Context: one part of a larger RNA
């Protein structure tokens, strides 16, 4: 100088406490471990592995296994020889890969035109080379994760110290903040905080179709549906608007703090994007690139058929319940945000139903997914392993797709398992939040309970820092670097 104390002091933070709600127990759905397999491809392992890498494992994917095949090779460069267009089609053989046969075809330019040469592309030969999702993330760029959106980390020059270093940056006060404001052997300045930059909330300006309808006319069972109008919502652009400006009080005539006022909105208005020197030899050679090391008839390619889905068990992360604040069965409202041409599919039939026929409009403010759901209303059940709950199973179908055994989804009967609120322990939230309810998109042929997003409904609680856990300044103490 740091690190480190079951040393002190200051301060913070869903870290505790005050509350909601979960997890831990049961089905189930997914990751992991182990096991077992020919294979159950590999990476990820306190936090910061474990619905992670993967925003699609029936083939493909794919990296593993078994079998078949093949060696200049499925892709890429060069150069030598040689033959010749080459592909397309079809028959046979075989699981395919290929393999063989028929049929087919005879490229382009130039000259001295029976040739000749020069290119292009295809075969076949030899060769320099190609290929590894092979092996080191502890040789490596690049990204990335974590302390942490924590307030810190330097520096130049001056000054002190023999020197390592100090100072500054410590102190008093403030803050969300090394934010600021006094003081000070320090005065400056960098990266960082803040701001700029998107989104939301409020007002205004042109602007008005596809969007809107207050007035006027038509017009309907109804409907902005017509004609008309752009005034309201709206929409995508352009400003305004919030600065501790203001007024009282504390405060050091300071920085600020606390009350108001006026405002949609108030002291960072909510959110977001933003991640400082640097820690973990943190994670990734299976994205991608890259050293060195292995492999070259195989560690390369290619096919098919399995397996990544196994199944006593263990843990994680979820989804569903265990009901009456509920279940069912009728009626009846209100969204925001996205997506659609190998698409979205509307209206009619048909099917109980998933769906199917059949067909209008829509490259989309116009049409189409689209039914929002919880909600209101009305009726039922009457506390019971139940009209809760739905796993499992049998049967009979629908769809996607060359194929749904192994291994997709979904529907309809029919069966109705555990479960009656969870041991020790443990996790998430401080306001449009948690809990609770649909609803879209991305991958995607098909396949979410995952993931990312939208919007409805809409709490409780906070005494207050003694205590767990993390971090920050300051000071001590060390046999530790």
């Nucleotide at each position: 100088u740091g690190a480190c104390g079951g040393g002190g002091g200051c301060c913070c933070g869903c870290a505790c406490a005050a509350g909601c709600g979960g997890u831990g127990g049961a089905g189930c759905a997914u990751g992991u471990g182990g096991u077992u397999u020919a294979a159950u491809u590999c990476g990820a392992c306190g936090c910061a592995a474990c619905g992670c890498g993967a925003a699609g494992a029936a083939c493909c994917u794919u990296a593993c296994c078994g079998g078949g095949g093949u060696u200049u090779g499925a892709a890429c460069u060069g150069a030598c020889c040689u033959a010749g267009a080459c592909a397309a089609u079809u028959g046979c053989a075989g699981a395919g890969a290929u393999g063989u046969a028929a049929c087919g075809u005879u490229c382009u330019c130039u000259u001295u035109u029976u040739a000749a040469g020069a290119g292009a592309c295809u075969g076949g030969g030899a060769c320099a080379g190609a290929g590894g999702u092979g092996c080191u993330g502890c040789a490596u760029g690049g990204c990335u994760g974590u302390c942490g959106u924590c307030a810190g980390c330097u520096c130049g020059u001056g000054u002190c110290g023999u020197g390592a270093g100090a100072u500054g940056u410590u102190g008093g006060g403030u803050u969300a903040a090394g934010u600021c404001c006094c003081g000070c052997a320090a005065c400056g300045a960098g990266c960082g905080c803040a701001a700029c930059c998107c989104u939301u909330g409020c007002c205004c300006g042109g602007a008005g179709u596809u969007g809107c309808c207050a007035u006027c006319a038509g017009g309907u069972u109804a409907a902005g549906c017509u004609g008309g109008g752009c005034a309201c919502u709206c929409u995508a652009c352009g400003g305004g608007g919030a600065c501790u400006g203001u007024c009282g009080g504390c405060g050091a005539a300071a920085a600020g703090c606390c009350g108001g006022a006026g405002g949609a909105a108030g002291g960072u208005g909510g959110g977001g994007a933003u991640g400082a020197c640097g820690u973990c030899a943190a994670g990734u050679c299976c994205u991608c690139a890259u050293g060195g090391c292995c492999u070259u008839u195989a560690u390369g390619c290619c096919c098919c058929g399995g397996g990544c889905u196994a199944c006593a068990c263990a843990c994680g992360u979820g989804c569903u319940a265990c009901a009456a604040u509920g279940g069912g069965c009728g009626g009846u409202a209100c969204a925001a945000a996205g997506g659609g041409c190998u698409g979205c599919c509307a209206a009619c039939u048909c099917g109980c139903a998933a769906g199917a026929g059949u067909g209008a409009g829509c490259g989309a403010a116009u049409c189409c997914c689209a039914a929002a759901a919880a909600g209101c209303c009305g009726u039922u059940c009457u506390c019971a392993g139940u009209u809760c709950g739905g796993a499992u199973u049998g049967c009979a179908g629908u769809c996607u797709g060359c194929a749904a055994c192994u291994c997709g989804a979904c529907u309809g009967c029919a069966u109705g398992a555990a479960g009656u609120u969870g041991g020790a322990a443990u996790c998430g939230c401080u306001a449009g939040u948690a809990a609770u309810c649909g609803c879209g998109g991305a991958u995607c042929a098909g396949c979410a309970u995952g993931c990312c997003g939208c919007g409805g409904u809409g709490a409780a609680u906070a005494c207050g820092u003694u205590c767990c856990c993390g971090g920050g300044c300051c000071u001590u103490g060390u046999a530790c670097a």